[in-house]
């Protein structure tokens, strides 16, 4: 210095260019003589900055962090 590759919730982690969704964390509630177990329900998320598109998590650019091979 080169060329990939990855970035979504407090964690792991889905998503064909068309309502960003699921597990576990949390917090309400029912169950229960208490606790757990169960079961409903609720909060939270696309790394940033820009472009194309009617519509971008996904497409392009370009930057930040990581990772990996070569030198």
């Nucleotide at each position: 210095g080169u060329g990939c590759c990855u970035a979504u919730a407090g964690c792991u982690u889905a998503a064909u260019g068309g309502u960003a969704g699921a597990g576990c964390c949390u917090c309400g509630g029912a169950u229960u003589g208490u606790g757990g177990c169960u079961c409903c329900g609720a909060u939270g998320a696309u790394a940033c900055g820009g472009g194309u598109u009617c519509g971008a998590u996904u497409c392009c650019c370009g930057u930040u962090a990581g990772g990996c091979a070569c030198c």
Overview
This is a predicted structure of a 71-nucleotide RNA (transfer RNA) from a Candidatus Parcubacteria bacterium. Lineage of the source: Bacteria > Bacteria candidate phyla > Candidatus Parcubacteria. It matches the Rfam family "tRNA". Rfam links the family to the GO term triplet codon-amino acid adaptor activity. The coordinates come from a structure-prediction model, not an experiment, and the mean pLDDT is 80. The sequence was found in a public genome assembly.